Bacterial RNase P class A from a soil metagenome, 392 nucleotides, folded computationally. The sequence is in RNAcentral, with records from MGnify. Its Rfam family is "Bacterial RNase P class A". It is annotated as a ribozyme. Its mean pLDDT, the model's own confidence on a scale to 100, is 76.
RNA sequence: GGCCAGACGAUCGCCCGCCGAAGCGCCGAAGGGCGCGAAGGCGGGAGGAAAGUCCGAACUCCGCAGGGCAGUGCGCCGGGUAACGCCCGGUCAGGGUGACCUGAAGGACAGUGGCACAGAAAACAUACCGCCCUGAGCGAGGCCGAAAGGCCGAGUCGAAGGGUAAGGGUGAAAAGGUGCGGUAAGAGCGCACCGCGCUCGUGGCAACACGGGUGGCAGGCAAAACCCCGCACGGAGCAAGGCCAAAUAGGGAGGCUCGGAACGGCCCGUUCCAAGGUCUCCGGGUAGGCCGCUUGACCCCGUCAGCGAUGACGGGGCUAGAGGAAUGAUCGUCACGCCGAAGCGCCGGCCGUAAGGCCGAGGCGAAGGCGGACAGAAUUCGGCUUACGGCC
Numbered sequence: 001g002g003c004c005a006g007a008c009g010a011u012c013g014c015c016c017g018c019c020g021a022a023g024c025g026c027c028g029a030a031g032g033g034c035g036c037g038a039a040g041g042c043g044g045g046a047g048g049a050a051a052g053u054c055c056g057a058a059c060u061c062c063g064c065a066g067g068g069c070a071g072u073g074c075g076c077c078g079g080g081u082a083a084c085g086c087c088c089g090g091u092c093a094g095g096g097u098g099a100c101c102u103g104a105a106g107g108a109c110a111g112u113g114g115c116a117c118a119g120a121a122a123a124c125a126u127a128c129c130g131c132c133c134u135g136a137g138c139g140a141g142g143c144c145g146a147a148a149g150g151c152c153g154a155g156u157c158g159a160a161g162g163g164u165a166a167g168g169g170u171g172a173a174a175a176g177g178u179g180c181g182g183u184a185a186g187a188g189c190g191c192a193c194c195g196c197g198c199u200c201g202u203g204g205c206a207a208c209a210c211g212g213g214u215g216g217c218a219g220g221c222a223a224a225a226c227c228c229c230g231c232a233c234g235g236a237g238c239a240a241g242g243c244c245a246a247a248u249a250g251g252g253a254g255g256c257u258c259g260g261a262a263c264g265g266c267c268c269g270u271u272c273c274a275a276g277g278u279c280u281c282c283g284g285g286u287a288g289g290c291c292g293c294u295u296g297a298c299c300c301c302g303u304c305a306g307c308g309a310u311g312a313c314g315g316g317g318c319u320a321g322a323g324g325a326a327u328g329a330u331c332g333u334c335a336c337g338c339c340g341a342a343g344c345g346c347c348g349g350c351c352g353u354a355a356g357g358c359c360g361a362g363g364c365g366a367a368g369g370c371g372g373a374c375a376g377a378a379u380u381c382g383g384c385u386u387a388c389g390g391c392c
Base pairs, nucleotide, nucleotide: 001392002391003390004389006334007333008332009331010330011329012328014045015044016043017042018041019040023036024035025034026033027032047374051385052384054383055382056381057380058379059237060236061235062234071233072232073231074230075229076090077089078088079087080086091105092103093102094101095100106228107227111226112225114221115220128168129167130164131163132162133161134160137157138155141152142151143150144149176194177193178192179191180190181189195217196215197214198213199212200211201210202209203208241291242290243289244288251282252281253280254279255278256277257276259273260272261271262270263269298317299316300315301314302313303312304311305310336371337370338369339368343364344363347360348359349358350357351356
């Protein structure tokens, strides 16, 4: 990196779809029609990860003038893709003798902060030991002098001042490296090569590479510290969401009826009021039912294009859609893997004249025995990650 996830048969079951004698319901005047449908029949029924729910999308609803803050994610280049934080091909860096492997791979002079212990110093550099120069003073000793004293004075001596950053030492890390020159000692102080910066040329779509010139030369690490820069991002999720819609309770409108008030001498009548009863209608919600729901960025084969991811074209196929949830169990046969008394080769050693015998390691192996993991669709795809048995 690829492939498989046992096969076949019997018995007993589970889920979905279609058919469905009986039966039930509805409609019809009837013949009959429609629907549901126990038994039964036919067809279909998990995965490479269905998992974690970590990314990216489809789809649906809500939100949205425009701009910003906050927050989250990503960060070399080019390509692929519906999209991605995924994949492919490169570049660079690190590791490896190598085949190859790994990489959250922008910025550390925008700012703030950090770097334990050790160490002089952990970053506007600095100086513990050392090295070098000057050197108060000390001073073995020598010389002069009668003496007091004076002069000279080596130095593993030396207060103090200065130079230096080669060497030592500390550390995970110490302000370019090696060499030659140079110097009091040193130092990019000078030079050569390497490194670094700038610049030019060539190659490349680019990241970048190679080469030339030039500057003695920026200044450590860490951004998986805050942060800065660039880019992207509205939210919730199939319990999304849509449709139909009881019974009961409640809301609204109207009719009828009972009642009260006003007008009135009384009745009819008219108007107004409140509440009860009853009927009809309307609308909202619940139970329940239906849709969403599986034909899709789908699967298989072939050809072509491409290094590849992938794409284009042609042909063929339909492969669970159920509600908190079905896809199972037992037995038999075969296949596969492992073990394997007996038995059979091969190799080595020892004994033996030989035939042969003994020992050791490993192989094949009939009967028989054992074993088969991780795991369970729930709107659907593309990835990543994790779990896990075996074969090549």